[in-house]
Molecule: c-di-GMP-I-GGC riboswitch aptamer
Organism: Deltaproteobacteria bacterium
RNA sequence: CAAGCAAAAGCCAAACCCAUCGUGAGGUGGGGACGGAAAGCCACGGGUCUCGCCCAUCUUGCCGAUGAGACAGCCGGGUUGCCUGGA
Numbered sequence: 001c002a003a004g005c006a007a008a009a010g011c012c013a014a015a016c017c018c019a020u021c022g023u024g025a026g027g028u029g030g031g032g033a034c035g036g037a038a039a040g041c042c043a044c045g046g047g048u049c050u051c052g053c054c055c056a057u058c059u060u061g062c063c064g065a066u067g068a069g070a071c072a073g074c075c076g077g078g079u080u081g082c083c084u085g086g087a
Stems, first nucleotide, its partner, number of pairs: 001086001003084002011036002016031006034073001040079003044076003047071005056066003
C1' cells in the first nucleotide's frame, strides 16, 4: 500500500424470551446466536418504518407530501480502528 480466499487472537450479536422506557417505529439491560471484516461512530444522500396532520396546497374521496421522530444489522457517503497470509 492493497486485500479479506486461508489461519489465529479478540470483538459485535439477528430471530426469539424476560425486565424496563416510549402513544408508536424502536431504545436500554439480561439470556440467546442468524450472521458480521467495521454488525465501531456520524442521519450527509436515497430508502423503509412510526406518530402527528387546526389552517393551507395537491386529490372526487381515501391515502400521501410539507411537521416531529426511529432504523448505522437496507444501500451509498464521511470518519476512526483490530488481526493476518501478501507486495